[in-house]
The part of an RNA shown here (large-subunit ribosomal RNA, domain I) has 596 nucleotides and comes from Streptomyces klenkii. Rfam family: Bacterial large subunit ribosomal RNA. Its family is annotated with structural constituent of ribosome and ribosome in the Gene Ontology.
Context: one part of a larger RNA
RNA sequence: GGCGCACGGUGGAUGCCUUGGCACCAGGAACCGAUGAAGGACGUGGGAGGCCGCGAUAGACCCCGGGGAGUUGUCAACCGAGCUGUGAUCCGGGGGUGUCCGAAUGGGGAAACCCGGCAGUCGUUAUGGGCUGUCACCCGCCGCUGAAUGUAUAGGCGGUGUGGAGGGAACGCGGGGAAGUGAAACAUCUCAGUACCCGCAGGAAGAGAAAACAACCGUGAUUCCGGGAGUAGUGGUGAGCGAAACCGGAGGAGGCUAAACCGUCUGUGUGUGAUACCCGGCAGGGGUUGCGCGGGCGGGGUUGUGGGAGUUCUCUUGAUCGUUCUGCCGGACGGUCGGCGAGUAAGAAAUCGCAGGUAUAGGCGAAGGGCAUGCGAAAGGCCCGGCGUAGAGGGUAAGACCCCCGUAGCUGAAAUGUCUGCGACUCGUUUGAGGGCCACCCAAGUAGCACAGGGCCCGAGGAAUCCUGUGUGAAUCUGGCGGGACCACCCGUUAAGCCUAAAUAUUCCCUGGUGACCGAUAGUGGAUAGUACCGUGAGGGAAUGGUGAAAAGUACCGCGGGAGCGGAGUGAAAGAGUACCUGAAACCGUGUGCCU
Numbered sequence: 001g002g003c004g005c006a007c008g009g010u011g012g013a014u015g016c017c018u019u020g021g022c023a024c025c026a027g028g029a030a031c032c033g034a035u036g037a038a039g040g041a042c043g044u045g046g047g048a049g050g051c052c053g054c055g056a057u058a059g060a061c062c063c064c065g066g067g068g069a070g071u072u073g074u075c076a077a078c079c080g081a082g083c084u085g086u087g088a089u090c091c092g093g094g095g096g097u098g099u100c101c102g103a104a105u106g107g108g109g110a111a112a113c114c115c116g117g118c119a120g121u122c123g124u125u126a127u128g129g130g131c132u133g134u135c136a137c138c139c140g141c142c143g144c145u146g147a148a149u150g151u152a153u154a155g156g157c158g159g160u161g162u163g164g165a166g167g168g169a170a171c172g173c174g175g176g177g178a179a180g181u182g183a184a185a186c187a188u189c190u191c192a193g194u195a196c197c198c199g200c201a202g203g204a205a206g207a208g209a210a211a212a213c214a215a216c217c218g219u220g221a222u223u224c225c226g227g228g229a230g231u232a233g234u235g236g237u238g239a240g241c242g243a244a245a246c247c248g249g250a251g252g253a254g255g256c257u258a259a260a261c262c263g264u265c266u267g268u269g270u271g272u273g274a275u276a277c278c279c280g281g282c283a284g285g286g287g288u289u290g291c292g293c294g295g296g297c298g299g300g301g302u303u304g305u306g307g308g309a310g311u312u313c314u315c316u317u318g319a320u321c322g323u324u325c326u327g328c329c330g331g332a333c334g335g336u337c338g339g340c341g342a343g344u345a346a347g348a349a350a351u352c353g354c355a356g357g358u359a360u361a362g363g364c365g366a367a368g369g370g371c372a373u374g375c376g377a378a379a380g381g382c383c384c385g386g387c388g389u390a391g392a393g394g395g396u397a398a399g400a401c402c403c404c405c406g407u408a409g410c411u412g413a414a415a416u417g418u419c420u421g422c423g424a425c426u427c428g429u430u431u432g433a434g435g436g437c438c439a440c441c442c443a444a445g446u447a448g449c450a451c452a453g454g455g456c457c458c459g460a461g462g463a464a465u466c467c468u469g470u471g472u473g474a475a476u477c478u479g480g481c482g483g484g485a486c487c488a489c490c491c492g493u494u495a496a497g498c499c500u501a502a503a504u505a506u507u508c509c510c511u512g513g514u515g516a517c518c519g520a521u522a523g524u525g526g527a528u529a530g531u532a533c534c535g536u537g538a539g540g541g542a543a544u545g546g547u548g549a550a551a552a553g554u555a556c557c558g559c560g561g562g563a564g565c566g567g568a569g570u571g572a573a574a575g576a577g578u579a580c581c582u583g584a585a586a587c588c589g590u591g592u593g594c595c596u
Base pairs, nucleotide, nucleotide: 001595002594003593004592005591006590007589008588009587015581016546017545020518021517022515023514024513025512026511027510028509029507030506031167032166039101040100041099042055043054044053046079047078049075050074051073052059061095062094063093064092065091066090070083071082072081106115107114108113116135117134118133119132120131121130122129137164138163139161140160141159142158143157144156145155171202172200173199174198175197176196182189186236212219213218223250224249225248226247227246233241234240254499255498256497257443261299262298263297264296265295266294267293268292269291270290274288276289277286278285279330280329281328282327283326284325304477306442307441308440310437311436312435313434314433315432318337319336320335321334322333323332324331338430339429340428341427342426343425351424352423353422354421355420356419357418358417359416360415362411363410364409368384369383370382371381385402386401387391393405394404395403448472449471450470451469452468453467454466458484479494480493481492482491483490533540534539553580556567557566558565559564
């Protein structure tokens, strides 16, 4: 030195454990903010600091409930001083306080700082000063004022508004919009209207009540799912992309305007002196009240077997009062009562009461002993019992239905929220149906067309339908549009206004639950940390879990400067001593056998 064996050191694998994660399910909630948010800075405790809580009323204040013996959060003990059956601490509901920054909003600014105006009040002899309130911008509405320029308008000023502004994980709609890639290269194409950027909103959004489909039969708003179907198509006919009708389900809902016409108000133009006008008839009376055009408001009206307006006829639910220049008749209009219907989700919009459910604290809640074992501990074993609408789960010195917390079941709210029902309350309606005549209305820079694009399964193709830009530019029901160029016939439908629950998407968040999910190099990056650390910055970004049932964490003695060690003691165990469960391997030793 090598190879073995034995015993150690080092190291932290493995096993077991779990405070933390991951995925999903059900229910709730789906917003917060100028009444100052999200997020922070700085403070705040008797005693340094971190976390958490709180805000100069600062580990807390007030009220109302719950609860019932200790308590002054945590790392994390110790000391001090308190509070508490006159009910503390703790839990829930409501309220108050809430420094400074931050949309940040009196002005400024290098966030958490600096400097002001006005009103009130306090202080000073006075000035400086303190406190409370208030002072940004934009938009809507109202009022006043008011240029070029006559009326006006722009502009200015003031008032007013639970108006806006900023934040937020995904889902939604809209405006912009790639490339790597695939095509085995690459340009049309694809990736993909994806990623990303911007705007806007809601608890969902968007869509939505046929100018739709269909096919000579019919369906009857939209949305979503399963089929139809990887079909029909499209496509350097490459790679690829990729419908619809229809069928089966989920859900189910339909409404309001514009116009014609009438009334009223207003602006403007025009006209006459009686012939217009004042609902019709007759008589009387009034005296510019008229007519055309524009606008506001009210009525009317809303449809595709076309509908409505106007006019006329027939039938048909009320009562009463008033108005229409006066009287009578007829008509019209308005109010009240009654009848009917509806409602805060569309169409107008608030609020209250009662009852019930539910959320935010809780409460009650059955039944066991003995013996031995265990190096300590019984819940394990043996014996004899019990409860069960409870034998889910967790804890307790080991494996507990009957020890503890719970579980099944039953029960509970002063206050606040939410849902449902009823009532109050509010709104609508009180006429509707049918026939004839008439030809007034039925959404315009629209439809269509040309050119240029986009989007549809459809890449310009025979290319309809849909949406834009530029130009041009209709018709009003004997009208339009569509049925895949176009034409005819036939069929469907009624554009150019608006609103509309549910079925659908998502989960930052709250509660409960589940797991052939992980178990400390795993599972979130994170057993807590966006910390330590790195970077000028944007940004990047860790590691570290385990004594024991209980600290009982080794009093005391000895050696040593100490670290530490030997006794002693605790403990079941110290070869469990805080370098702490188990303690593999690499690596390093000590002893010994054999070989050299």
The prediction has a mean pLDDT of 82. The sequence was found in a public genome assembly. The organism belongs to Streptomyces, within Bacteria.